[in-house]
Context: one part of a larger RNA
RNA sequence: CGCAGGAAGUUUGAGAGGAGUUGUCCUUAGUACGAGAGGACCGGGAUGAACGGACCGCUGGUGCAUCUGUUAGGCUGCCAAGCCUAUAGCAGAGUAGCCAAGUCUGGAUCGGAUAAACGCUGAAGGCAUCUAAGCGUGAAGCCGACCUCAAGAUAAGACUUCCCAUCCAGAAAUGGAGUAAGACCCCUUAGAGACUAUGAGGUAGAUAGGUUGGAGGUGUAAGUGUGGCAACACAUUUAGCUGACCAAUACUAACGGUUCGAGGG
Numbered sequence: 001c002g003c004a005g006g007a008a009g010u011u012u013g014a015g016a017g018g019a020g021u022u023g024u025c026c027u028u029a030g031u032a033c034g035a036g037a038g039g040a041c042c043g044g045g046a047u048g049a050a051c052g053g054a055c056c057g058c059u060g061g062u063g064c065a066u067c068u069g070u071u072a073g074g075c076u077g078c079c080a081a082g083c084c085u086a087u088a089g090c091a092g093a094g095u096a097g098c099c100a101a102g103u104c105u106g107g108a109u110c111g112g113a114u115a116a117a118c119g120c121u122g123a124a125g126g127c128a129u130c131u132a133a134g135c136g137u138g139a140a141g142c143c144g145a146c147c148u149c150a151a152g153a154u155a156a157g158a159c160u161u162c163c164c165a166u167c168c169a170g171a172a173a174u175g176g177a178g179u180a181a182g183a184c185c186c187c188u189u190a191g192a193g194a195c196u197a198u199g200a201g202g203u204a205g206a207u208a209g210g211u212u213g214g215a216g217g218u219g220u221a222a223g224u225g226u227g228g229c230a231a232c233a234c235a236u237u238u239a240g241c242u243g244a245c246c247a248a249u250a251c252u253a254a255c256g257g258u259u260c261g262a263g264g265g
Stems, first nucleotide, its partner, number of pairs: 001152001005163007015149004021049007033038001051106005059100004066093005071086006110144003117137004164264001166177004182260002185257001186202005207253003210249005216242003223236005
C1' cells in the first nucleotide's frame, strides 16, 4: 500500500515445512517343521539405544552486584572494625535465570491408491492364459491421518462484537476539517527482546524501583561479658548479612501532553 466504510477479536485451510529409525528379552512354544542337530511364521507383552520436543520439582553444572574464610600491599591517625588492588587475588558454598549428565514425552494406530509379486473371471487363439475389456490381494515406500506455520490464497475467504451517517467547498465525482469505536507517539517495564516486534501496565494504578514480611543462600555478625599468659574459645545467637524468587504496601516514578483514525462504488 492492497484486501470497496472504520475498528477489535476468533477462525477455515489452498499451500508449505517437520516427524517417519531400531535392538534385546519374555510369552505363544521347545509348539509347527525336522531322523537329529536345531528351530519358527502369526499374535500378545516388557525394556532399551540413538534422534526430536518441552521443562527445572529431583540429581547436578554455571551462577563477575550473595555469604564466608584467608595471603600481600595500600588507605580510613592507631587498636578494633572496614574498604581498595592483586586472574573474580586465592579458596569453600550458593538463590533466580540459563543448562544436561536430570525429568517427562514423541515415532503409534487407521484409511486410500499402488510397486514387485500372487490371484479371479476371460477372449483374441472352441484349449490354455493374472490382461487385451473388467475385478481383487499386496510394502519401512506414495497420498492422507499426527505436529507447526499459513488469506499478499491479489481467487486477498468466514464468523462475532463495537462505531456511526457530522461540518465546509462543489452540480456531481471528489477534496478538506474536527471527531466516534479504536490506535500510535510518550512514560513504567518483562514470561519478550540485537534493533524492531510481542506481552504486562500508565493514578479508576501493583508496571518497575523502594519498604515490610517470607522463601532460599551463607553459616553463628558487630559490640559487650566470661575463661585463657596468649593464639583463641564460649555466651548473647541457628545470629548477622543477603542479586534476580513469592507476596503485601502507592513511599518514588508511569508526568505533561500531542497525533492519527469512518461518513461507506